[in-house]
Notes:
Lysine riboswitch aptamer from uncultured Lawsonibacter sp., 159 nucleotides, folded computationally. Its mean pLDDT, the model's own confidence on a scale to 100, is 85. The RNAcentral record of the sequence draws on MGnify.
RNA sequence: GGAUAGAGGUGCGGCGCUCAUGCGUACCGCGGGACAAGGCCAGGCAGCCGUCCCGGGGGAGAGGGUGCGCCGCCGAAGGUCGGACGGCCUGCCUGAGCCGUUGGUCCUGGGCCGGAGGGAAAAUAUCCCACGGACUGUCACGAGAGUGGAGCGCUAUCC
Numbered sequence: 001g002g003a004u005a006g007a008g009g010u011g012c013g014g015c016g017c018u019c020a021u022g023c024g025u026a027c028c029g030c031g032g033g034a035c036a037a038g039g040c041c042a043g044g045c046a047g048c049c050g051u052c053c054c055g056g057g058g059g060a061g062a063g064g065g066u067g068c069g070c071c072g073c074c075g076a077a078g079g080u081c082g083g084a085c086g087g088c089c090u091g092c093c094u095g096a097g098c099c100g101u102u103g104g105u106c107c108u109g110g111g112c113c114g115g116a117g118g119g120a121a122a123a124u125a126u127c128c129c130a131c132g133g134a135c136u137g138u139c140a141c142g143a144g145a146g147u148g149g150a151g152c153g154c155u156a157u158c159c
Base pairs, nucleotide, nucleotide: 001159002158003157004156005155006154009074011073012072013071014070015069016068017067019065027058028057030055031054032053033052034051035050038049039048040047041095042094043093044092045091046090077108078107079106081104083102084101085100086099087098088097109136110135112133113132114131117129118128119127120126138149139148140147141146
């Protein structure tokens, strides 16, 4: 240096079911009232639609999450910034935004805890990032207490 196997632990990811949230919200009828220029992401062309409020009737879904189960795994995977392709936002064109797939780049050993730090989100849930903390696995140094490093690592076997 190569190949194979393996360890970390509230370990990682995916899928299905479930329950709550979303929400008595969006939306659809009915009744009443007010108002005037606009609205459908931005621009162009076209097309479509009155708008808002109140009362009462009906009344969701998605994204995000809980629990359980199954599957694949241990750079598992997550994130940053570009690229390509596809989808959605009335139709077409050009953009922006969001989502997905793929490949590149750089960062992160792992989970946990903390604070009205930043971002996503309907959200105080949850997730991501940064910061701080101890813990944990691992290696190095050290008599020890301890200190330091990073997964491009560590352990075992074989070549």